Predicted 3D model of a 73-nucleotide RNA (transfer RNA) from a Ktedonobacteraceae bacterium. The coordinates come from a structure-prediction model, not an experiment, and the mean pLDDT is 82. Rfam family: tRNA. It is annotated as a transfer RNA. From the family's description: Transfer RNA (tRNA) molecules are approximately 80 nucleotides in length. Lineage of the source: Bacteria > Bacillati > Chloroflexota > Ktedonobacterales > Ktedonobacteraceae. The sequence is in RNAcentral, with records from ENA.
RNA sequence: GAUGGUAUAGCUCAAGCGGCAGAGCGGUAGUUUCAUAGGCUACGGGUUGCAGGUUCAAGUCCUGCUGCCAUCA
Numbered sequence: 001g002a003u004g005g006u007a008u009a010g011c012u013c014a015a016g017c018g019g020c021a022g023a024g025c026g027g028u029a030g031u032u033u034c035a036u037a038g039g040c041u042a043c044g045g046g047u048u049g050c051a052g053g054u055u056c057a058a059g060u061c062c063u064g065c066u067g068c069c070a071u072c073a
Base pairs, nucleotide, nucleotide: 001072002071003070004069005068006067007066010025011024012023013022019056027043028042029041030040031039032038049065050064051063052062053061
């Protein structure tokens, strides 16, 4: 340099064909305990990498850029 893959919550990852952004772990609070751990209940947490385009509607489709991974040169 070329090609392909990937980027979503603090972490690991979902979200067939475009139609309400979710789970587990973690965090906070409560409950249980003399106390801790564990269990249970509730709550909070997102510019879906960045910039554009298409569409009534985009995490999803299209274009460019950036990071990471792989292959080739």